[in-house]
RNA sequence: UUCGACAAAGGCAAACCUCUCGCGAGGGAGGGACGCAAAGUCAUGGGCCCCACGUGGGUCGCCAGACUACCGAAA
Repeated sequence: UUCGACAAAGGCAAACCUCUCGCGAGGGAGGGACGCAAAGUCAUGGGCCCCACGUGGGUCGCCAGACUACCGAAA
C1' cells in the first nucleotide's frame, strides 16, 4: 500500500414522526435506528427523479470515478 477481524476506540444514521425551506424532486434541525469499513467530501461520467422546460434543479445511503481518513488480525 492492497485488504477487512466473532479485535479495539469511536463514527454516521434509512424508514417514520415533529418543525421548517422549496412549485417540486428534495434540503435543514430535533427525535428515531434500517443499515454502513468510507453511509466522509466532490454532481466528473452514467442512471433515476423534479420543474418555472432553461446554458435549469435534485439524488454521493443507485453505479462508477476522483480526493481524504481511524485501527491493524489473517493474507